[in-house]
About this RNA: A computed fold for a 94-nucleotide RNA from a Bacillota bacterium, annotated as c-di-GMP-I-GGC riboswitch aptamer. The sequence was found by an Rfam model in a public genome assembly. Of the family's consensus pairs, 91% are formed in the model. The organism belongs to Bacillota, within Bacteria.

């Protein structure tokens, strides 16, 4: 220090259910257990998602406005996509 047992002691908790918040992605709380040795922490690079406003097109009404359709875009989310920084518990075999 690299690695990670059919070890030991403990952790975490998909998917689906309940409930809260949110426009949404999606978040938290419980129940649940696929699964994980960083499934711990940090949106810094990619990737993915989502569009309330906003922008642009197009339609349309009772036209200072207001509605419906399509595109388009993170400043929003996802660390259980990868990649990167930062922290750590245990010690077989090698």
């Nucleotide at each position: 220090c690299c690695c990670g047992a059919u070890a030991a002691a403990g952790g975490c908790a998909a998917a689906c259910c309940c409930g809260u918040c949110g426009a949404a992605a999606g978040a938290c709380g419980g129940g649940g257990g696929c699964g994980c040795a960083a499934a711990g922490c940090c949106a810094c690079g990619g990737g993915u998602c989502u569009a309330c406003a906003g922008g642009c097109a197009g339609g349309g009404g009772u036209u200072a406005c207001c509605c419906c359709u399509g595109c388009u875009a993170a400043u929003g989310a996802c660390g259980g996509c990868c990649g990167g920084g930062c922290u750590g518990c245990c010690g077989a075999a090698g």
Its mean pLDDT, the model's own confidence on a scale to 100, is 87.